Predicted 3D model of a 96-nucleotide RNA (Glycine riboswitch aptamer) from Acidisphaera sp. L21. It matches the Rfam family "Glycine riboswitch aptamer". Gene Ontology term of the family: glycine biosynthetic process. The coordinates come from a structure-prediction model, not an experiment, and the mean pLDDT is 83. Lineage of the source: Bacteria > Pseudomonadati > Pseudomonadota > Acetobacterales > Acidisphaera.

RNA sequence: AGUGGCUAUGCGGGAGAGUUCGGCCCAUCGAGCGGGCCGGCGCCGACGGAGCAACCCCCCGGGAAUCUCUCAGGCACCAAGGACCGCAUAGCGAGA
Numbered sequence: 001a002g003u004g005g006c007u008a009u010g011c012g013g014g015a016g017a018g019u020u021c022g023g024c025c026c027a028u029c030g031a032g033c034g035g036g037c038c039g040g041c042g043c044c045g046a047c048g049g050a051g052c053a054a055c056c057c058c059c060c061g062g063g064a065a066u067c068u069c070u071c072a073g074g075c076a077c078c079a080a081g082g083a084c085c086g087c088a089u090a091g092c093g094a095g096a
Base pairs, nucleotide, nucleotide: 005092006091007090008089009088010087011086012085013084018041020040021039022038023037024036025035026034042075043074044073048071049069050068051067055062056061
């Protein structure tokens, strides 16, 4: 009480860390600004991924996160992404 809660969609909010160094390329008459790629060192964790406590289990193993690790990813602004939160709509829908 069609309440708590769950799923999906839409809208809103939503952090962190290099305007780092070097090379190459695009653009340009040329340089600069700008953009892209590769590499080095340094960093971030709130997409993803991985690890673990209590507890369960004869063993094997199972077993959470906003904790930990950073493989991937990301690090001026902007953009994108973004755990989580709120509202709305639709559906499902308890226990005591």